[in-house]
RNA sequence: GCAUCAGUGGUCCAGAGGAAGGACGGCGCCGUCCGAAGGCGUAGAUCGCAGGUUCGAGUCCUGCCGGAUGCA
Repeated sequence: GCAUCAGUGGUCCAGAGGAAGGACGGCGCCGUCCGAAGGCGUAGAUCGCAGGUUCGAGUCCUGCCGGAUGCA
C1' cells in the first nucleotide's frame, strides 16, 4: 500500500429500517449465627467520529479514526 472483518453499558456479546436486550460485574433486599450458593429488584450505552439516503438509521451508503487478520 491492497483486501477482508469487527467497533453497541464497566467486561463479553445479541440486535434483518419502526428506535437497544442478555450474561457477567455494581448497588439494594430476601436468605444465613455471619457468609456463600440461590432468588427478587434496581442503576448504567444519544450504538467510534462526521456526512448522506429515508417519514424513520445501531441497522443501508461515503469519508475519516483506532483495532484484528491475510497478501505484497